[in-house]
Molecule: SAM riboswitch aptamer (S box leader)
Organism: Woeseiaceae bacterium
RNA sequence: AACUCAUCGAGACCGGUCGAGGGAUAGGCCCGACGACGCCGGGGCAACCUUCAGAGCUAACCACUCUGAAAAGGUGCCAACUCCUGCGAUGCUACGUUCAGAUAUCUGGCGGCAUCGAAUGAUGAGGG
Numbered sequence: 001a002a003c004u005c006a007u008c009g010a011g012a013c014c015g016g017u018c019g020a021g022g023g024a025u026a027g028g029c030c031c032g033a034c035g036a037c038g039c040c041g042g043g044g045c046a047a048c049c050u051u052c053a054g055a056g057c058u059a060a061c062c063a064c065u066c067u068g069a070a071a072a073g074g075u076g077c078c079a080a081c082u083c084c085u086g087c088g089a090u091g092c093u094a095c096g097u098u099c100a101g102a103u104a105u106c107u108g109g110c111g112g113c114a115u116c117g118a119a120u121g122a123u124g125a126g127g128g
Base pairs, nucleotide, nucleotide: 003126004125005124006123007122008121013042014041015040016039017038021031022030023029025086026085027084028083043078044077045076048074049073050070051069052068053067054066055065056064087117088116089115090114091113092112095111096110097109099108100107101106
C1' cells in the first nucleotide's frame, strides 16, 4: 500500500512569505493580483486516539460496552453539506419535451423536483 471499522448539514482566522492558479476527478458553480492555493509562525475548533469518573457485565478483577467530563499529549481540521450533480431506489410531476402509443387530452418514456441509499473522496483508529 491492500484490507477492516467509525465519522463527514455543527464548529473554528490573523500575521508573514510566495506569485497564479485553486476547490481530488468530468460538468456546473464558486474562490483568486483587494494576492487565492501552498509554506512558515501564532491563534482557534473539535473530541478520533488519550486521560478521568460513573453505570452495565462479573463471585470479584481484568477486558469489553454505554454515559458524562477534561483538553496535558498524538493526529486532524479552520470558504461553500464530502460546494452541487454524476449511480440506484421510491414518491411527485400541475412545469418542459422535434419521444412512443392511443386519439381530444389520456397513458408511458425522458427531463425536472424531493427524500433515502450507494459510489468517490477525506480524517481517525486498527492492520502488516